Source information:
Predicted 3D model of a 408-nucleotide part of an RNA (small-subunit ribosomal RNA, central domain) from a metagenome. The RNAcentral record of the full RNA draws on SILVA. It matches the Rfam family "Bacterial small subunit ribosomal RNA".
Context: one part of a larger RNA
RNA sequence: UUGGGCGUAAAGCGUCUGUAGGUGGUUUAAAAAGUCUACUGUCAAAUACGUUGGCUCAACCAACGGCAGGCAGUGGAGUACUAUUAGACUAGAGUUAGGUAGAGGUAGAGGGAAUCCCUAGCGUAACAGUGAAAUGUGUAGAUUUUAGGGGGAACACCAGCGGCGAAGGCGCUCUACUGGGCCGGUACUGACACUGAGAGACGAAAGCUAAAGGAGAGAAAAGGAUUAGAUACCCUUGUAUUUUUAGCUGUAAACGAUGGAAACUAAGUGGGGGGGGGCUGCUGCCCUACGGGAGCGAAAGCAAAUCCAGUAACUUGAAAGAGUUGUUAGAUUAGUGCAGCUACUCCCCUGCUGUAGCUAACGCAUUAAGUUUCCCGCCUGGGGAGUAUGCUCGCAAGAGUGAAACUC
Repeated sequence: UUGGGCGUAAAGCGUCUGUAGGUGGUUUAAAAAGUCUACUGUCAAAUACGUUGGCUCAACCAACGGCAGGCAGUGGAGUACUAUUAGACUAGAGUUAGGUAGAGGUAGAGGGAAUCCCUAGCGUAACAGUGAAAUGUGUAGAUUUUAGGGGGAACACCAGCGGCGAAGGCGCUCUACUGGGCCGGUACUGACACUGAGAGACGAAAGCUAAAGGAGAGAAAAGGAUUAGAUACCCUUGUAUUUUUAGCUGUAAACGAUGGAAACUAAGUGGGGGGGGGCUGCUGCCCUACGGGAGCGAAAGCAAAUCCAGUAACUUGAAAGAGUUGUUAGAUUAGUGCAGCUACUCCCCUGCUGUAGCUAACGCAUUAAGUUUCCCGCCUGGGGAGUAUGCUCGCAAGAGUGAAACUC
């Protein structure tokens, strides 16, 4: 290299974006590059293979023969498949009118509890700490308690096998700006897709540079204990650090120890978000009444209908009565909007149990470690060693890449 692999045995880059490359949906036609096929040339001899022969056999030697295959040229095939060219499609992908959940991000403003410090009052002998003590604090008035002030950091309950984010990660409240997801349906584009060597971006904590800040915690350090010793565990202090801003670093058991995308393959039971269907409740208004306001809608515009009863005016009629218009109260229906519930159903996310299947076993099991396809990364006995050397990056610490001798 081939092969076989990558949850736990060696092995998935920390995560994403994306260049080249690889791979790629349905359909029509053309052409014939791959493809298939025929012929010719060539692929030295020896060797190998087959047949026959010569050394008594064999090894050995000699003669003859030939398939397959490669490359090149010429000709042909066109049912397929791949590529190419031209065209069409909508199931992938994307855009868009509308909703919706969320600790997603950045910035600003505000809040309360607690620790600590300061000032003042009360008040007196202890406080603190431990297994027990001591170092330590305190009559220069501590601890305690009351009032006022200051400062920094973190946000109790809600809180959840809850949510969001590519990962790292994100949790007091409000505001502004902003990214992504999900649902749903109309319209549009018409394969625009997947992966991704290099490359770029982000990337906990610790660490570094500069400037601020510094309450609590607290590497180092000091002291007290413990102990045979105690460079520790325990205690009293306590610097860097932890916080902010601007940069650097680029690593983690960066873990689901499980790369990404697509399709398919029993069930059962939870949680989160949305839709459909169903059910319930509320709303449907006000006035100065020509009209206006409030509400909905981008705007035009909408702002209801029917039934019954009363009442006013008018018309008709001799009267009873009938009709029209306005108004008041009630009922019904439909519609709009809002809120809540839902055992039915659909989509997305997230758990648990479990069949087939897989697995060395453990276990995984529609969120696969099952059955398949595509692309990338990585592994090849233990140690030496993630070391040496070189190169690149870095202020440094170091990071990335990364052997061999030797040894078992």